[in-house]
């Protein structure tokens, strides 16, 4: 320098053929049950405007352009 992949909750990820309120597990807070204890079970809650900027569209996490970061391949 060229090509490719990835970037969404504290962490690990799903959602990517534009269309219902942005989700799951785990962690955190909380309520109840249970146990001799460590724990276990069930319910509830908080936490994100989806890496950044711009564009297309009635509507963008999703499509397009340009950047940034990490990883891989090539020269």
């Nucleotide at each position: 320098c060229g090509g490719g992949a990835u970037g969404u909750a504290g962490c690990u990820c799903a959602g990517c053929a534009c269309g219902u309120u942005a989700g799951a597990g785990u962690g955190c807070c909380u309520u109840g049950g249970u146990u001799a204890c460590c724990g276990c079970c069930a319910g509830g809650g908080a936490g994100g405007c989806c890496c950044c900027c711009g564009g297309u569209u009635c509507a963008a996490a999703u499509c397009c352009g340009g950047g940034c970061a990490u990883c891989c391949c090539g020269a």